The prediction has a mean pLDDT of 89. Small-subunit ribosomal RNA, central domain from an uncultured bacterium, 349 nucleotides, folded computationally. The RNAcentral record of the full RNA draws on ENA.
Context: one part of a larger RNA
RNA sequence: CUGGGUGUAAAGGGAGCGCAGGCGGUACGGCAAGUCUGAUGUGAAAGCCCGGGGCUCAACCCCGGUACUGCAUUGGAAACUGUCGGACUGGAGUGUCGGAGGGGUAAGCGGAAUUCCUAGUGUAGCGGUGAAAUGCGUAGAUAUUAGGAGGAACAUCAGUGGCGAAGGCGGCCUGCUGGGCUUUUACUGACGCUGAGGCUCGAAAGCGUGGGGAGCAAACAGGAUUAGAUACCCUGGUAGUCCACGCCGUAAACGAUGAUUACUAGGUGGGGGGGGACUGACCCCUUCCGUGCCGCAGUUAACACAAUAAGUAAUCCACCUGGGGAGUACGGCCGCAAGGUUGAAACUC
Repeated sequence: CUGGGUGUAAAGGGAGCGCAGGCGGUACGGCAAGUCUGAUGUGAAAGCCCGGGGCUCAACCCCGGUACUGCAUUGGAAACUGUCGGACUGGAGUGUCGGAGGGGUAAGCGGAAUUCCUAGUGUAGCGGUGAAAUGCGUAGAUAUUAGGAGGAACAUCAGUGGCGAAGGCGGCCUGCUGGGCUUUUACUGACGCUGAGGCUCGAAAGCGUGGGGAGCAAACAGGAUUAGAUACCCUGGUAGUCCACGCCGUAAACGAUGAUUACUAGGUGGGGGGGGACUGACCCCUUCCGUGCCGCAGUUAACACAAUAAGUAAUCCACCUGGGGAGUACGGCCGCAAGGUUGAAACUC
């Protein structure tokens, strides 16, 4: 280098945008770099290989042949790749008409509930558990009524339902704003796909500064349980959870399944559109997009996957190569830190 793989055995980057690079639609013409073909020169000798010979054989030596798959110059071919030129519309994009949505962001508003405060009624318990106790309560609790404060989250609707690249997104209204879908006589004319580095986004926890703090609750304290109980259970409770700005950059970041394109039986259920038929919003037929289930061929070690492929092919990227040592050490880069990222070896089985 070739060859094998990556749902669960080792292995898909957390996700997107995108420079370089790799790959790239239809038909025509030119060139001839790649490609193919002819000629010439060179490719030293020895060695290798084949045939023959000489030392008694062999090693060794000698002769002949092939080969040295290469390079250069030159004559040609033009299917494919490349390149140049003008052209095309199917890929891609723009426009038109519609319509769906918890997509994002900023401001405002609302009700239920918990807690606290004030006042009223009211009296001896409340709370909690397997059972209890710690705790709260005659300084009037729990319960109940009225008023007030404050923070956080938005029951029902709610759905293998919707939207988003992923992380994720759910009360209502408004402003600004992104993407996707359907339809279409229009327009551009390959503008495409992927993407090492790079840049951006990225749950929770954590960190910095300043606010906020109702409930919940690491740590912590107490009560139980127990042989013990640094736990599970109970009573409390601080960081934190919330907001603004700035870091961190990791997750079972999962569909444990990279992106894009084409093709390959059916059936059935939700979501968003279009067309036809019909008196008709219903029903029926059909089509596009998205989301589930079942299932043939095929695939698979099996489980299973099966038009949302793990099938059949193509392009590009990432990654794997026995277990432990170890995602450790050292070094580099990043970070305020916590740590992250890149990432071995000895030794051992």